[in-house]
RNA sequence: CGAUCCCGCGCGGGAGAGUCGACGGCACGGCGACUCCUCCUUGAGGAGGAAUCGUGUGCGUUGCGCCGAAGGGGCAAUUCCUCCCCGGAACCUCUCAGGCACCCGAACUGCGCGGAGCAG
Numbered sequence: 001c002g003a004u005c006c007c008g009c010g011c012g013g014g015a016g017a018g019u020c021g022a023c024g025g026c027a028c029g030g031c032g033a034c035u036c037c038u039c040c041u042u043g044a045g046g047a048g049g050a051a052u053c054g055u056g057u058g059c060g061u062u063g064c065g066c067c068g069a070a071g072g073g074g075c076a077a078u079u080c081c082u083c084c085c086c087g088g089a090a091c092c093u094c095u096c097a098g099g100c101a102c103c104c105g106a107a108c109u110g111c112g113c114g115g116a117g118c119a120g
Base pairs, nucleotide, nucleotide: 001120006115007114008113009112010111011110012109013108018064020063021062022061023060025059026058027057028056030055031054032053033052035050036049037048038047039046040045065100066099067098071096072094073093074092078090079089080088081087
């Protein structure tokens, strides 16, 4: 000096599963119903404002269902390390955590940079 490998950073790519139901209030916004007030017209009717109700979205709580690729548990099955046992690991499995519109996150991965550094 030092490829591969290992670690970190930046950029890009990156799946899955109910924007389900119930409750509660808050916030926002359009539509509909209804009541009142004002104005125009004066024949109907039209416009604006206020309150109430219904509906929608978001937030909170809760119930059931579902997903797995942060992390975590486990080798009981599957697969791999290796032909067997033992052992270990996993994009395997379990779903504690996390997630189920969008965003964020996301194992893994391409490129670049940096660090450590075996063989040489």